[in-house]
RNA sequence: UUUUUAUCAAGAGUUGGGGUAGAGAGUUAGCUCGAUAAUCCCACACCAACCUGUAUGGGGUAAAUCAUAUAAGGUGGUACAGCUAACAGCGAUAAGAG
Numbered sequence: 001u002u003u004u005u006a007u008c009a010a011g012a013g014u015u016g017g018g019g020u021a022g023a024g025a026g027u028u029a030g031c032u033c034g035a036u037a038a039u040c041c042c043a044c045a046c047c048a049a050c051c052u053g054u055a056u057g058g059g060g061u062a063a064a065u066c067a068u069a070u071a072a073g074g075u076g077g078u079a080c081a082g083c084u085a086a087c088a089g090c091g092a093u094a095a096g097a098g
Base pairs, nucleotide, nucleotide: 001098002097003096004095005094006093007092008091013044015043016042017041018040022033023032024031026087027086028085029084030083045078046077047076050074051073052072053070054069055068056067057066058065082090
């Protein structure tokens, strides 16, 4: 960088530090957030359970595999909220393949 599959429900920060003027994932209009420092980055805390692991049970000669739990590891997330409408059919995350 291309592509496949799944999800975009719920949940969880008025924390500390850094940093600057815009930000809310393409365009326009609206709406909202922002010098009481947003968006963003780091740390810590927390949430979830996609992949790995672990435990229990099923399955079987065994292995594959299935269910539930857990939260050790890899990611991800923690305002409304993938904000609304039109157009576009895009974007994000996880796992796999080239």
Molecule: SAM riboswitch aptamer (S box leader)
Organism: Eubacterium sp.